This is a predicted structure of a 544-nucleotide part of an RNA (small-subunit ribosomal RNA, 5' domain) from an uncultured prokaryote. Rfam family: Bacterial small subunit ribosomal RNA. The RNAcentral record of the full RNA draws on ENA.
Context: one part of a larger RNA
RNA sequence: GAUUGAAGGUCAAAGCAGCGUGGAUGAGGCAUGCAAGUCGAACGAAGCUUUAUGGCAACCUGGAGCUUAGUGGCGGAAGGGUUAGUAAGACAUGAAUAACCUGCCUUUUACCUGGGGAUAACGGCCGGAAACAGCCGCUAAUACCGAAUGAUGUGGCCGGAGGAAACUCUGGUUUAUCAAAGUAGGGGACUCCGAAAGGGGCCUUGCGGUAAGAGAGGGGUUCAUGGGAUAUCAGCUUGUUGGUGUGGUAAAGGCGCACCAAGGCUAAGACGUCUAGGCGGAUUGAGAGAUUGACCGCCAACAUUGGGACUGAGACACUGCCCAAACUCCUACGGGAGGCUGCAGUCGAGAAUCUUUCGCAAUGGACGAAAGUCUGACGAAGCGACGCUGCGUGAGCGAUGAAGGCCUUCGGGUCGUAAAGCUCUUUCGCGCAAGAACAAGGGAGAGGUGUGAAUAACAUCUCGACUUGAGGGUACUGCGUAAAGAAGCACCGGCUAACUCCGUGCCAGCAGCUGCGGUAAUACGGAGGGUGCAAGCAUUAAUC
Numbered sequence: 001g002a003u004u005g006a007a008g009g010u011c012a013a014a015g016c017a018g019c020g021u022g023g024a025u026g027a028g029g030c031a032u033g034c035a036a037g038u039c040g041a042a043c044g045a046a047g048c049u050u051u052a053u054g055g056c057a058a059c060c061u062g063g064a065g066c067u068u069a070g071u072g073g074c075g076g077a078a079g080g081g082u083u084a085g086u087a088a089g090a091c092a093u094g095a096a097u098a099a100c101c102u103g104c105c106u107u108u109u110a111c112c113u114g115g116g117g118a119u120a121a122c123g124g125c126c127g128g129a130a131a132c133a134g135c136c137g138c139u140a141a142u143a144c145c146g147a148a149u150g151a152u153g154u155g156g157c158c159g160g161a162g163g164a165a166a167c168u169c170u171g172g173u174u175u176a177u178c179a180a181a182g183u184a185g186g187g188g189a190c191u192c193c194g195a196a197a198g199g200g201g202c203c204u205u206g207c208g209g210u211a212a213g214a215g216a217g218g219g220g221u222u223c224a225u226g227g228g229a230u231a232u233c234a235g236c237u238u239g240u241u242g243g244u245g246u247g248g249u250a251a252a253g254g255c256g257c258a259c260c261a262a263g264g265c266u267a268a269g270a271c272g273u274c275u276a277g278g279c280g281g282a283u284u285g286a287g288a289g290a291u292u293g294a295c296c297g298c299c300a301a302c303a304u305u306g307g308g309a310c311u312g313a314g315a316c317a318c319u320g321c322c323c324a325a326a327c328u329c330c331u332a333c334g335g336g337a338g339g340c341u342g343c344a345g346u347c348g349a350g351a352a353u354c355u356u357u358c359g360c361a362a363u364g365g366a367c368g369a370a371a372g373u374c375u376g377a378c379g380a381a382g383c384g385a386c387g388c389u390g391c392g393u394g395a396g397c398g399a400u401g402a403a404g405g406c407c408u409u410c411g412g413g414u415c416g417u418a419a420a421g422c423u424c425u426u427u428c429g430c431g432c433a434a435g436a437a438c439a440a441g442g443g444a445g446a447g448g449u450g451u452g453a454a455u456a457a458c459a460u461c462u463c464g465a466c467u468u469g470a471g472g473g474u475a476c477u478g479c480g481u482a483a484a485g486a487a488g489c490a491c492c493g494g495c496u497a498a499c500u501c502c503g504u505g506c507c508a509g510c511a512g513c514u515g516c517g518g519u520a521a522u523a524c525g526g527a528g529g530g531u532g533c534a535a536g537c538a539u540u541a542a543u544c
Stems, first nucleotide, its partner, number of pairs: 001544004006540002009537002015391006021384002028347003032344003037074003042071002045068008054059001081302003091226007100219003105215008113147001115145002122137004127132001153177003156173007182207006190201004228274003235265003240262008277299004281292004304325005327338004355381001357380003363377001364375004394424004404415004428485001429481005438471001441467002445463007488533005493514003499528005509516002
């Protein structure tokens, strides 16, 4: 000199605006609210509303809509938080996978036949203080289970080509084995059920289902290299090192196990101990380097502590399950409930770190055919001079150099064009008026094209009444107002820009270094003056 996720001091009823940023310490404990749902176009119910046939009516049967819990599907493995652990199951870079997996998405091919038995909801009984159970009975499905078909795949058998190889590619086979689910819209004949309304069959379109291949994106595993301290840690190791076999996994492997051998690592630092999330980056420096890893991005790990698996394409799962422990709460003492390292907020500890705000309008995500619902992600607003940036606190003229202060050699000098005064301006502020962008979409209806037997329906394109904004009457603009409402802090011996007087008298005090102060102190305290920065200033701490 530069820098900081800073802190305390001072400036104070603090001038403003924009953009950033804000629990670094106790990974300490947490009241309260919210943070993951969604689908009725998968399914059966219950309640309410409405409507049609029949009926005088109660009501029955059917349709439509809304709500609710349940079965079922997809999502709760993302998004969000934190850095405790981890010195290598991590990270960065480069490779390998001839040792692997992959829901949703894109694309290609083929198929979706025919059956069965349950169960929740519901009803009845019944246990418990509660949490929550138990028994009996009924019912549905895209829930569950057989059967059929079997291209392809997988396994067997017989070949061919390639490779260093455990293998890869490819052909054949009268061989074995593995599937599926429907739902919504529309429809002219024909046909079935029904008294009719209507409902199927059949045809068609969309979504969905099954099998197989390819892709994209994602992940698993392995290898190499690299990046802390310590030798006041020198030896470490028995599933240890290797083999055979077997199990296990999506997958190689002591990953597990049985047997066999006795190996493996180490001064190029094994083993131990300490410290630590890693990287892109950040700070500083001419660079080399040194320090660092807040915000933002990628990866990893964790979710009260420890362990475990289940489900699933994916977890050994932050707001899932089980067990144990500590803590907190409820209890009828038998037993139960909980997990903010999500967003706010609270207590504690600390030098120290914000609102229990608004909105899904935008972007993104989940579900849904869609409308839409959910979203403390996100978008906004609030608080903090915590940082950076910008603007302002007025401009011009104005000497009898006013008064007053300070100094003085008493002549004067200085504050000083500074003030007053005159002439202007109005950024920002305040008041009034007008007033955005962020909106893309959604969508009644109309037309074209495609699929289709079809003028229907669906898909797509064009037009389109109407309609969607938290911020916000905000930004921006105009008018009005009056110089009106807006300057401090540190320093002045040298380093280092800036000097005199008074007080004090080795006292009181100053101090980054050198050092000042014992009666003329430019170094202490005050004053006047000056210097430097400026909505800040200086100090402390930390880094280069």